A computed fold for a 546-nucleotide part of an RNA from a marine sediment metagenome, annotated as small-subunit ribosomal RNA, 5' domain. It matches the Rfam family "Bacterial small subunit ribosomal RNA". Gene Ontology terms of the family: structural constituent of ribosome and ribosome.
Context: one part of a larger RNA
């Protein structure tokens, strides 16, 4: 030169869009960050308000409404997504190609088949006991789509017989024989069929679940080639080590794990050992080849106070779940207990150094639900910071007595200099007044219509239309109007390199400095001062990289 998440100094006008603890994986007060679902299920207050009845004139009681609502409680889904950080790791961790005939996948979509029949708890609630609290109990009472039984049972799964391709358990069979495994109910709506003969339900019918089996998507597990740091002043390492045989485990193959065999398996093409260090898409820089780098974004992996376990579950060995161990912090009646911000703010510490304890679910997107909806510090916005990158201003035109004033000076001048003042205009930015968005369309509800389903015009469910309804940012952006040059320029530098020169002032002092080097009495090099040169809301300066 370009560059940076930088920092210091001097000096700062607006606007957009980014970006913002690189250090202590250092401790962390206090909020909020993961809940929904009454259409699974039972049970169910209070304040209040109106009434009434007893009167002792404010008390008692009882009824509605509050409300089948708040909080709990049992189930059922999420809570293994999404957000954080880079400790650790040199490794199948990534990255790029590949296999799984060795493998699983909740919700989601298609397709077949079921959904019969029963039973005993238990929580909440009510009595009551311990204990300071955190909590642990003990008697009784009740429910499901919670839990256990029985039937049923096929292209499901195990045995075992025939037979066919085929790469190891892999495809498909007119196939034949034994085993072993299921289920749950909720809402709406009708009277065609049956039974009472009103209308309803043990009946029909939609839907949304349960329950098996195929397939499909989508994630995810394993395993394999090849790339993927510096140290040889690290040269040998290895007993489950390295094969095999048998078994257990797993959702799968394996020494994954045991038990017996045999003795082998890696290494100079660098094993083992030390140190460093999360990998990639990419980002800097170079003309390239390279070289550094790995903030944000985006994908993978690892953690989650440390270490170490497992339990639930389709999925975890689980940030905001458990259990055990250790450090710190708190409460404590001394018996015992309680906690984990590397979520979003925020606080102290450490440091040169890194913001708001802000608004909202209006929009994307996720959880839950049949929906309304209710949760979301994810996300969308706003606040601070010149941290960076663009864009824009700070005025234009005219104006010579070449004005005062500074500097200079050979004393005639030259010079800042058309600059300023004057005059004649503009009006972006900023201020202010009025106006006013797009981001919203969906769900929903409501209207009428169309297809399917059925006895059915009902109920549903799909689809297409018209209307409503719903914005945090926000009185935001943007428009128009009002006055008025008003409010808006600094920073380094001037020997040479390198663009730009003179005059006091110092006297190898005091001072500069990136080399090279200046300064000992006229210093274009030190300090100021006119001037001028380079960039400009930034300039230098330091620090890394190329």
């Nucleotide at each position: 030169g370009a560059a940076u998440g930088a920092a210091c100094g001097c000096u700062g006008g607006c606007g957009g869009c980014g970006u913002g603890c690189u250090u202590a994986a250092c401790a962390c007060a206090u909020g909020c960050a993961a809940g929904u679902c009454g259409u699974a299920c039972g049970a169910g207050a209070a304040a209040u308000c109106u009434c009434c009845u007893g009167c002792u004139u404010g008390c008692a009681g009882g009824a509605g409404a509050g409300a089948g609502u708040a909080a709990a409680g049992u189930g059922g889904c999420g809570a293994a997504c999404g957000g954080g950080u880079g400790a650790g790791u040199a490794a199948c961790g990534c990255g790029u190609g590949g296999g799984u005939a060795a493998u699983c996948u909740a919700c989601c979509u298609c397709c077949g088949a079921a959904u019969c029949u029963g039973g005993g708890a238990u929580a909440a609630c009510a009595u009551u006991g311990c204990g300071a609290a955190a909590g642990c109990g003990a008697u009784g009472c009740u429910a499901a789509u919670a839990c256990c039984g029985g039937a049923u049972a096929g292209c499901a799964u195990c045995u075992u017989g025939c037979a066919a391709c085929c790469a190891a358990g892999g495809u498909a069979g007119u196939c034949g024989a034994g085993a072993u495994u299921a289920a749950a109910g909720g809402u709406g709506g009708c009277c065609u069929c049956u039974a009472c003969a009103a209308g309803u339900a043990a009946g029909c019918u939609a839907c949304c679940g349960u329950u098996u089996g195929g397939a499909g998507a989508u994630g995810a597990g394993c395993c394999c080639g090849c790339g993927u740091g510096c140290c040889a002043u690290u040269a040998g390492c290895u007993u489950g080590u390295u094969g095999g045989c048998a078994g257990g485990g797993u959702a799968a193959c394996g020494g994954c794990c045991u038990a017996c065999c045999a003795a082998g398996g890696c290494g100079a093409c660098g094993a083992u050992g030390g140190c460093u260090a999360g990998c990639u898409g990419a980002u800097c820089u170079g003309a390239g080849a390279g070289g550094a780098u790995g903030a944000u974004c985006a994908g993978c992996c690892a953690c989650a106070c440390u270490g170490g376990a497992a339990c639930u579950g389709a999925g975890a060995c689980a940030c905001g779940g458990u259990c055990c161990a250790g450090a710190c912090u708190c409460c404590u009646a001394c018996g015992g207990g309680a906690g984990g911000c590397a979520g979003c703010a925020g606080u102290g510490a450490g440091g040169a150094a890194u913001c708001u304890u802000g608004c909202g679910c209006a929009a994307u997107g996720g959880g839950g639900g049949a929906a309304a909806c209710c949760c979301u510090g994810a996300c969308g916005c706003a606040g601070c910071a010149a941290c960076g990158c663009c864009g824009u201003g700070u005025g234009a035109g005219u104006g010579a007595u070449g004005a005062a004033g500074g500097c200079u000076u050979u004393c005639g001048a030259g010079u800042c200099g058309u600059a300023a003042a004057g005059c004649u205009c503009u009006g972006u930015c900023a201020a202010g007044u009025g106006g006013g968005a797009a981001g919203a369309a969906c769900c929903u509800g409501u209207c009428g219509g169309a297809u399917g389903u059925u006895a059915a015009u009902a109920c549903c469910a799909u689809c297409a239309g018209g209307c409503a309804c719903u914005g945090a940012c926000g009185g935001u952006a943007c428009c128009a109007c009002u006055g008025g040059a008003g409010g808006a320029a600094g920073c380094a530098c001037c020997g040479g390199c390198u663009a730009a020169c003179u005059c006091c002032g110092u006297g190898c002092c005091a001072g500069c400095a990136g080399c090279c080097g200046c300064g000992g009495u006229a210093a274009g090099a030190c300090g100021g001062a006119g001037g001028g040169u380079g960039c400009a809301a930034g300039c230098g300066u330091u620090a890394u990289u190329c």